Context: one part of a larger RNA
RNA sequence: GGAUGAACGCUGGCGGCGUGCUUAACACAUGCAAGUCGAGCGAGAAUCGCUCUGAUGACGCUUCGGUAGAUUCAGGGCGAGGAAAGCGGCGGACGGGUGAGUAACGCGUGGGAAACCUGCCCUUCACAGAGGGACAGCCGAGGGAAACUUCGAUUAAUACCUCAUAACGCAUCGAGGUCGCAUGGCCAUGAUGCCAAAGAUUUAUCGGUGAAGGAUGGUCCCGCGUCUGAUUAGCUAGUUGGUGAGGCAGCGGCUCACCAAGGCGACGAUCAGUAGCCGGCCUGAGAGGGUGAACGGCCACAUUGGAACUGAGACACGGUCCAGACUCCUACGGGAGGCAGCAGUGGGGAAUAUUGCACAAUGGGCGAAAGCCUGAUGCAGCAACGCCGCGUGAAGGAAGAAGGCCUUCGGGUCGUAAACUUCUGUCCAAAGGGAAGAACUCUGACGGUACCUUUGGAGGAAGCCCCGGCUAACUACGUGCCAGCAGCCGCGGUAAUACGUAGGGGGCAAGCGUUAUCC
Repeated sequence: GGAUGAACGCUGGCGGCGUGCUUAACACAUGCAAGUCGAGCGAGAAUCGCUCUGAUGACGCUUCGGUAGAUUCAGGGCGAGGAAAGCGGCGGACGGGUGAGUAACGCGUGGGAAACCUGCCCUUCACAGAGGGACAGCCGAGGGAAACUUCGAUUAAUACCUCAUAACGCAUCGAGGUCGCAUGGCCAUGAUGCCAAAGAUUUAUCGGUGAAGGAUGGUCCCGCGUCUGAUUAGCUAGUUGGUGAGGCAGCGGCUCACCAAGGCGACGAUCAGUAGCCGGCCUGAGAGGGUGAACGGCCACAUUGGAACUGAGACACGGUCCAGACUCCUACGGGAGGCAGCAGUGGGGAAUAUUGCACAAUGGGCGAAAGCCUGAUGCAGCAACGCCGCGUGAAGGAAGAAGGCCUUCGGGUCGUAAACUUCUGUCCAAAGGGAAGAACUCUGACGGUACCUUUGGAGGAAGCCCCGGCUAACUACGUGCCAGCAGCCGCGGUAAUACGUAGGGGGCAAGCGUUAUCC
C1' cells in the first nucleotide's frame, strides 16, 4: 500500500447493487416450512330443497260440541351438497440448513467397470384372459386420565392372492462364429424349466404388464495430488493372502469356515494435533504466500449412540424402533418432544436483521385439467457492513466589513470567505399522471414503487484524523519528568512546532480514524 462476513470511537443527506451469529453442532415458547390426486375405491357430516308422519296449536268461523289450519319442534324417505377421516397411487431420498465429524479414494484431476443399479421421461416390439379371499373405514361391545388400544360383525378398489398366456427375458445343460488387456464380451442357436398385467372417464385420452435401447441420476475400483509433529519408531489376528460358502445392484475379508504366515514402515507406517475439499477469493510483476464468508460443485451430519423397515432411490432433518441425556404432560399406571428449515426467544459474545408480503414471475411436488401446496423463490423491512454514483449550491462580489488569531504595533491572516446582487433545481416537499416485468384470455406481492409533468424554495444535508522526523501541514497560550503523548526513533525537569486548548494549515470525505487478521 492492498484486502475483510469485521468490531470499536466520533460523525452521518440520498440512491442502486450486494452482504449480514466468524462465538454455544448451546437450549428452545409460538406460528409457518410437504403435500396432492374424487378422472383409483368405499362410505359420507354440516347445510339446502321436496315429501310423509307425530306433536304444537295463532288469526278467523261457530249451533260452543267443534271446525280450520298459520307458526314452531322432532323423526322417516328422496335429491342436491360436499367437510373431516379412511383404503390406494405418486411425492415426503428433491428443494432448504449446518460444518460437528473426517488427513479419508473424503475432495481435485485423469482413467476403468468384460463387476453394477436407475422411479418419472423418450424410442421400438409384444401383451392385458379367468377367478378368489381379505383389511381399514362405517356399525356394535369393551379398556385407558391421556397417548392410544382390544374384540365382534360387515365392505370397495388401479390394495392383496391364485390360475392361464409368454420371449429377443431369467436359470440349467449343449454346441458354433467372432472380438478382446486377464477373468471374458458380443452374435446367431438347440433342449428343459420359470415369471406379468388394471382400470378410469365427459369416448377423447390417460393409465397397466413384459422386453430391448436411450437419456438422466447414482454406485464401485485405480494412477497422481492433498497440513503439522520423530521431544510419536515400530504397527497389524479378519490382520495379509488362498479355497469354499453366504451376502450385495455389483466387485471385494464385506461376513463366515478351513488353510498358509503374511501385510505396512525413515520414500515416515503407527500415534498425536489441527482441518470439511474444490471452482474460486485476497495479495504479489511473477514465482509464491494466505484463505475456503456470499455464489457454484462434491462430501458429511440432523438432540447423542445404535439399528433396520418401506422404497427405483434412505439406513431417511420436519419417518419407524431401541438405548442415553434433557424438557414437558399425568388420574403416578403411563405418555409427548427434537429450529444445524423461515421468522423469533433466552444464553454466549466485541459483534450479525422482521415472529413481514406474495405465489404475480422462475422453479419444484401432485393432478387429464381447473387447481392446491411451496419461509425454495420473488420482494419488502432493519444495519454506512461493503462497493459504486450523486448532493450539501453556481456566477459576480473589497487593496479587503465586523469578529477571531498573530504582531516588530507598521501590519499580517482567516478571505471572495461572509454580507449583498443575479441565477439554478440534482437530492427534497406538495399536487397530478403512472409503468415494463405477463410468457398466456385472465393473472403484479413488489407498488401508487420506478419514471414523467407542474409548483415551491438555497431553503433540510460535513465531518473525521493529522501538523517533531519517517510524512503533506506552525504559531500563541497553559503545563513544568507533572498532567500527558507514542507505530518506530522518542517528547515533557519554565521560552515544548511532539502534552492540553485556540487560531491557522494538511489529508480524506458520508465518512474518518483505531484495533484485529492476511499478503
Molecule: small-subunit ribosomal RNA, 5' domain
Organism: Eubacterium sp. AB3007